[in-house]
RNA sequence: AGAGUUUGAUCCUGGCUCAGAACGAACGCUGGCGGUAUGCCUAACACAUGCAAGUCGAACGGUAACAGGGACUUCGGUCCGCUGACGAGUGGCGAACGGGUGCGUAACACGUGGAUAACCUGCCUCGAGAUGGGGGAUAACGACUGGAAACAGUUGCUAAUACCGCAUAAGCUCUACGGAGGAAAGGCUUCGGCCGUCUUGAGAGGGGUCCGCGUCGGAUUAGCUAGUUGGUGCAGGUAAAAGCUCACCAAGGCGACGAUCCGUAGCUGGUCUGAGAGGAUGAUCAGCCACACUGGGACUGAGACACGGCCCAGACUCCUACGGGAGGCAGCAGUGGGGAAUAUUGCGCAAUGGGGGAAACCCUGACGCAGCAAUACCGCGUGAGUGACGAAGGCCUUCGGGUUGUAAAGCUCUUUUAGUGGGGAAGAUAAUGACGGUACCCACAGAAAAAACUCCGGCUAACUCCGUGCCAGCAGCCGCGGUAAUACGGAGGGAGUGAGCGUUGUUCGGAUUUACUGGGCGUAAAGCGCGCGUAGGCGGUCAAGCAAGUCAGAAGUGAAAGCCACAGGCUCAACCUGUGAACGGCUUUUGAAACUGCUCGACUAGAGACCGGCAGAGGAUGGCGGAAUUCCCCAUGUAGAGGUGAAAUUCGUAGAUAUGGGGAGGAACACCAGAGGCGAAGGCGGCUAUCUGGACCGGUACUGACGCUGAGGCGCGAAAGCGUGGGGAGCAAACAGGAUUAGAUACCCUGGUAGUCCACGCUGUAAACGAUGAGUGCUGGUUGUUGCAGGUAUCGACCCCCGCAGCAACGUAGCUAACGCAUUAAGCACUCCGCCUGGGGAGUACGGCCGCAAGGUUAAAACUCAAAGGAAUUGACGGGGGCCCGCACAAGCGGUGGAGCAUGUGGUUUAAUUCGAUGCAACGCGAAGAACCUUACCUGCCCUUGACAUCCUGUGAACGGUUCAGAGAUGAACCAGUGCCCUUCGGGGAACACAGUGACAGGUGCUGCAUGGCUGUCGUCAGCUCGUGUCGUGAGAUGUUGGGUUAAGUCCCGCAACGAGCGCAACCCUCGUCUCCAGUUGCCAUCAGGUUAAGCUGAGCACUCUGAAGAAACUGCCGGUGUCAAGCCGGAGGAAGGUGGGGAUGACGUCAAGUCAUCAUGGCCCUUAUGGGCAGGGCUACACACGUGCUACAAUGGGGUGAACAAUGAGAUGCGAUACCGCGAGGUGGAGCAAAUCUAUAAAUCACUUCCCAGUUCGGAUUGUUCUCUGCAACUCGAGAACAUGAAGUUGGAAUCGCUAGUAAUCGUAGAUCAGCCAUGCUACGGUGAAUACGUUCCCGGGUCUUGUACUCACCGCCCGUCACACCAUGGGAGUUGAAUUCACCUUAAGUCGGGAUGCUAAAGUAGCUACCGCCCACGGUGGAUUCAGCGACUGGGGUGAAGUCGUAACAAGGUAACC
Repeated sequence: AGAGUUUGAUCCUGGCUCAGAACGAACGCUGGCGGUAUGCCUAACACAUGCAAGUCGAACGGUAACAGGGACUUCGGUCCGCUGACGAGUGGCGAACGGGUGCGUAACACGUGGAUAACCUGCCUCGAGAUGGGGGAUAACGACUGGAAACAGUUGCUAAUACCGCAUAAGCUCUACGGAGGAAAGGCUUCGGCCGUCUUGAGAGGGGUCCGCGUCGGAUUAGCUAGUUGGUGCAGGUAAAAGCUCACCAAGGCGACGAUCCGUAGCUGGUCUGAGAGGAUGAUCAGCCACACUGGGACUGAGACACGGCCCAGACUCCUACGGGAGGCAGCAGUGGGGAAUAUUGCGCAAUGGGGGAAACCCUGACGCAGCAAUACCGCGUGAGUGACGAAGGCCUUCGGGUUGUAAAGCUCUUUUAGUGGGGAAGAUAAUGACGGUACCCACAGAAAAAACUCCGGCUAACUCCGUGCCAGCAGCCGCGGUAAUACGGAGGGAGUGAGCGUUGUUCGGAUUUACUGGGCGUAAAGCGCGCGUAGGCGGUCAAGCAAGUCAGAAGUGAAAGCCACAGGCUCAACCUGUGAACGGCUUUUGAAACUGCUCGACUAGAGACCGGCAGAGGAUGGCGGAAUUCCCCAUGUAGAGGUGAAAUUCGUAGAUAUGGGGAGGAACACCAGAGGCGAAGGCGGCUAUCUGGACCGGUACUGACGCUGAGGCGCGAAAGCGUGGGGAGCAAACAGGAUUAGAUACCCUGGUAGUCCACGCUGUAAACGAUGAGUGCUGGUUGUUGCAGGUAUCGACCCCCGCAGCAACGUAGCUAACGCAUUAAGCACUCCGCCUGGGGAGUACGGCCGCAAGGUUAAAACUCAAAGGAAUUGACGGGGGCCCGCACAAGCGGUGGAGCAUGUGGUUUAAUUCGAUGCAACGCGAAGAACCUUACCUGCCCUUGACAUCCUGUGAACGGUUCAGAGAUGAACCAGUGCCCUUCGGGGAACACAGUGACAGGUGCUGCAUGGCUGUCGUCAGCUCGUGUCGUGAGAUGUUGGGUUAAGUCCCGCAACGAGCGCAACCCUCGUCUCCAGUUGCCAUCAGGUUAAGCUGAGCACUCUGAAGAAACUGCCGGUGUCAAGCCGGAGGAAGGUGGGGAUGACGUCAAGUCAUCAUGGCCCUUAUGGGCAGGGCUACACACGUGCUACAAUGGGGUGAACAAUGAGAUGCGAUACCGCGAGGUGGAGCAAAUCUAUAAAUCACUUCCCAGUUCGGAUUGUUCUCUGCAACUCGAGAACAUGAAGUUGGAAUCGCUAGUAAUCGUAGAUCAGCCAUGCUACGGUGAAUACGUUCCCGGGUCUUGUACUCACCGCCCGUCACACCAUGGGAGUUGAAUUCACCUUAAGUCGGGAUGCUAAAGUAGCUACCGCCCACGGUGGAUUCAGCGACUGGGGUGAAGUCGUAACAAGGUAACC
């Protein structure tokens, strides 16, 4: 100090989450020792038992118990307070401290600083004075009595430092200033004195009271208050001021600087956190306060309204003889209860401190110690050295190894702690030690007794295997898990911490995420719709004074502890001790006078005023006007009009629409009109009159800061809406009808009512927007325009220059997340106000206020999510736009879709109909050929180291053949036969076969979504990128865009780009022309020979041809055009002309495209079977649907006869000629040919002829019979031939396909596969050989630029609402229950106060006390009110859920622009 998380990526905004520290903690796992601290946070719930406040005999009468002594004695005892002591009692002091708790309290309770001239103070200290002389009682005790007890009564006796007078008294008190009042106590003694008593003064310490300032949240608490505020009263009262109380008088007092009310809470020093400022907190320790079962009350006393005192009331518990009594752990232990949770019914007064006492001493659960608890902090240990290129085991593995790991074992050492034994403190300055035989020291034995917990996807240090398979589970956030999980569970390994480690909870931090330090508000949340103005805040220039703020000095205070610094003490540390600093503050005082403030005086630059101009849809009221719509009347006139995408509803023959004339009425004001003007905003538009507000310009000799902002408040405030009364032409919610549609409660059409208009009143909201509060000052410019003034020139300024005030556009600096803003700021500053703090729930509920209502305003929470959002970027998409291309459309030609058949697919069927391919880009596809085989499928029969590979052992060479059984695989029997190499002649080896053994083989089993390779597709489309530079915070952009051009990102020009790569093109093959070389199997012009004929022969290589090398084409030339370009158009020449035709060639990538069944391959699965062999069957099924084809439907044809012309390719298990046989398929036969030599009728075509438009001389399906060929075998299931049969079909609906030239169309030929063939398929070859293209509006696909976007899995996207179901929280709700507070009244205990006896009464007296009466009053009762909470039939919306239903509202022009 930051990090993760919104996106495809980016920047920003913004929330959520994490890493840190801390704890009086708790829980889980684990646990060796010691030191120091800490330990009921919950029920201020209830408490058994013990202890926690007594002491003094030197105040007193005394003597119950104990001890001693004495006297007497009948030796049993009795008596004596005589002594030490002392129960109970009188008396004194203490018990008001110490200890506990935090209920109450928002307050002078606390903190801090003052005041007390308004006060008190026992014990203590210092000082002054006094201490004379009397009196009467009373407890104890005795007697009697009542009671269960607690306890009480009567009577009798007695003492005091108990009580009461008298005397005296001041420096005491009161006073009317004359005076008056007013005290005491003794005890002990060693006889020295000591301790006391009274009065009084002072002090110290302690307390009471008052005041300034500070001290939580809520305004959905805005008004509160009758002793309330003040006064008077020598009133009462107190220690003391005071409405503290009372009588009377007045009507005040408090409050937006937050009264009152409600909720919560002891306050502080401090503690935790934080860089700090702050925030949170108030355990332990310390100061203060409050309380003591709950409520009330006083008494005593120096001090209490009293924790271990009293009285009363109440609740609860206990005792009881039922009459009545007793009690109060929020003291220390302890118990129950509550709770996640918090200790011993311990030891001691040795120390420190406290009470009493003269003292000894007694008391002390304060305190000192010990016990329990890893609760926290601190320290120590669980061993150290050596020890293998490294044991075993575990884990992983690419099988080589790696790792655990010097780790272990082994060897050599040490002994802290714990253990055992011995010694043994300080704490105590004489005695006294609970702790404690403790700390500490010494000795002994032995590595001996001592390690866990969490984590390992990122944040965040640490990785592999197995299991699991969206299951089980994990998770702080993001998120993991659907068969290869570093995220689940286990293991190995690793990381971190360590007697602890994790989890949970809480607080601060990070969070500048409430922003004082230190944030924002155009679009992310956020400027009130606008003005006027109150309080408040802020405020121009120059003097003087004051000194409140401010600054400086001094003084006081700021308790101690703590924090911090430095020293010191425990072996160190934690801990403790000392000193210092600090304590940010408050108070007093002395000074300063710049700034703020205040007072006073002055000024004119702000503001206002006056004078003169000037523009304007500024406002209000009245009057007037024309055009248009509609309606009415008249006229002309006839069949339609109207409306729409197209229609219909509607109007019209009862005369519409149209046209002309006249009239009525209401509303709105075309052109002018503009980035124009005015207004605070809303808003304002015909002309004119009256009234009226504001701005601006120019001038002035006026006022003299009068200003700015503005919480509340007041006013204005579009449209819609409401009330009352008018008005109503057009338009038009609702509504009706017609259309559209799957539906259409819409969009469109025809109608149409509120309303729109006027008057008065209400409402008070809008995307009331510049999404930008008001004011002031400052900070480069350019341009346009409105108003006014000035200058210059001119006869003349809208025009040129310049000033002020507006309205606009563009841009520098600067700002901004970016977009953008930019003198009209979103820049630089100041002042004031308003507002914001994640999304949803929700601008909602409840409450208040306003409103006639509708509703407005103010304004939450529960719950839920990890995002929601802004700007910009790359793409993709659009029923957005521009440009361009393509047989994309159009123009043409021919098809498909209809028929029959072939073939493939779906479906169905089946034992099986093996598997795959499924929009384009599956469907004559894998398959260039399923009768067996193929074959993977089914049925049946068989085999199990296997049909195949490697290794081992044994035997035998191998091979070959025969017979039998069987469907065959197979099985059985038998025959034949020995080879090659080496040899030490025993044998061994290679190959092959058989048998055995186990490692293994095998799998067309699964996963193409684990993969390689190959392929399809966009697409032969023109694109896809990189380096450097530049721009941008960045994603990215630029380059690659632009202007031209091209088939092309092809080229040229321009340009913050310059270059480059993969693509394009070219290089390659082929066809087209020519040259050269070569000349057989090809050719034949010339020469010769020769035939019925023929390059048949010799000769030849000219031509054709063959096949090798070259040439040729490059916009090269000319003209035009174009930017002096690239190029385009035309022309010449040329075999060929602008890529000459065709092919091969397929960029980055997309589709989890296809293929595990070509092959290869990870993982999984089968192993007498999912492997292997065999026979038969199936892949060929058949109500049906689709794709691709063939043949046709005929005369551009069919049939017949005759005649002509190819090219490619193939051929030895082959092609097969002539010839012969057969109607034919074919057969016989075998010349030639391993091929430019041999083998194959090319067909369409042409000539002649026939048919004459018909289901035909078209068409050939189907079927029958007989054959042929292949093959082991044609039944399922081959092809072909002949004869016979002669189906549908007469050009094909919606729709749809191919093709731009040697193309389509049409004609035949060949080949691969192949025994044969279901081939009409596929791949090639040549023959004949067209039509059309105006053009790019539209359909489809593509490219490029741009635009919008809420899409990025990218429109097959995203996404909204109702309904249905489940769950959750919440509002209303007839009511009901409880709590709290308050008011009035009633009753009134105890008690103070007042009155007060005829009752009581010793001392003394004007006495005192009391019953009783009165005021006040707790608890209680009755009635009312307010607030809060619980439950509640029913009900409202909200949220969340798996793939539900209905539609498609929004995002693109979202298909009616969206939104308020």

Model confidence (mean pLDDT): 85 of 100. The RNA shown here (small-subunit ribosomal RNA) has 1460 nucleotides and comes from uncultured Magnetococcus sp. The source organism's lineage runs through Bacteria, Magnetococcia, Magnetococcales, Magnetococcaceae and Magnetococcus.